[in-house]
Model confidence (mean pLDDT): 81 of 100. Transfer RNA from Candidatus Tremblayella princeps, 73 nucleotides, folded computationally. It matches the Rfam family "tRNA". By type it is a transfer RNA. Rfam links the family to the GO term triplet codon-amino acid adaptor activity. The sequence is in RNAcentral, with records from ENA.
RNA sequence: GCGACUGUAGCUCAGUGGUAAGAGCGCCUAGCUAAGGACUAGGAGGCCGUUGGUUCGAAUCCUGCCAGUCGUG
Numbered sequence: 001g002c003g004a005c006u007g008u009a010g011c012u013c014a015g016u017g018g019u020a021a022g023a024g025c026g027c028c029u030a031g032c033u034a035a036g037g038a039c040u041a042g043g044a045g046g047c048c049g050u051u052g053g054u055u056c057g058a059a060u061c062c063u064g065c066c067a068g069u070c071g072u073g
Stems, first nucleotide, its partner, number of pairs: 001072007010025004018056001027043005049065002052062002
């Protein structure tokens, strides 16, 4: 330089066009306990890397850019 893949919550991931983003772990509060752990109940936290476009409608499809991983000369 070229090609492929990935980017969603603090972390690991799901969601692949439709009434409007979830799970596990972690964190906070309460219960329980002498206290802690475990367990139970509840809660906070993201408008989906970014920018344009397509569409009645985009995390989801397309373009550019950015970052990362892998392959290759």